[in-house]
RNA sequence: GGCCGGUUAGCUCACUGGUUAGAGUGUGGUGUUGAUAACACCAAGGUUGCCGGUUCAAUCCCUGCAUGGGCCA
Numbered sequence: 001g002g003c004c005g006g007u008u009a010g011c012u013c014a015c016u017g018g019u020u021a022g023a024g025u026g027u028g029g030u031g032u033u034g035a036u037a038a039c040a041c042c043a044a045g046g047u048u049g050c051c052g053g054u055u056c057a058a059u060c061c062c063u064g065c066a067u068g069g070g071c072c073a
Stems, first nucleotide, its partner, number of pairs: 001072004006067002010025004018056001027043005049065002052062002
């Protein structure tokens, strides 16, 4: 320098052009127990990396930027 795919909850990751964006794990609370662990239930936690474009409507499609990864030279 060229190519490819990634960026969504504290962490690991799903999701899909349309109503309130989810799961596991973690955190807090309650139940349970003699008390823990485990288990069950509840809750909090999100600018879907940023700017712009397409569209009636964008987390999703497109340009650019940022960031980190892989391959080739």
This is a predicted structure of a 73-nucleotide RNA (transfer RNA) from Rhinolophus ferrumequinum. Its Rfam family is "tRNA". The family's RNA type in Rfam is transfer RNA. Model confidence (mean pLDDT): 81 of 100.